[in-house]
RNA sequence: GCCUCCGUAGCUCAGCUGGUAGAGCGACAGCCUCGUAAGCUGCUGGUCACGGGUUCAAGCCCCGUCGGGGGCU
Numbered sequence: 001g002c003c004u005c006c007g008u009a010g011c012u013c014a015g016c017u018g019g020u021a022g023a024g025c026g027a028c029a030g031c032c033u034c035g036u037a038a039g040c041u042g043c044u045g046g047u048c049a050c051g052g053g054u055u056c057a058a059g060c061c062c063c064g065u066c067g068g069g070g071g072c073u
Base pairs, nucleotide, nucleotide: 001072002071003070004069005068006067007066010025011024012023013022019056026044028042029041030040031039049065050064051063052062053061
């Protein structure tokens, strides 16, 4: 330099054929306990990497930029 995959909550990741952004773990509070852990309940959670385009509507499609992984030379 070229090809390819990825970027969504604090972390690990879903998100179908474009139509209300989710789960698990975590944090916090409560219950339980002599206390802790475990368990149960509630609650907290987002510029969907950034910019632009298409569309009535974009996490999803298109273009560019940035960052990361892998491959080729």
Molecule: transfer RNA
Organism: Candidatus Helarchaeota archaeon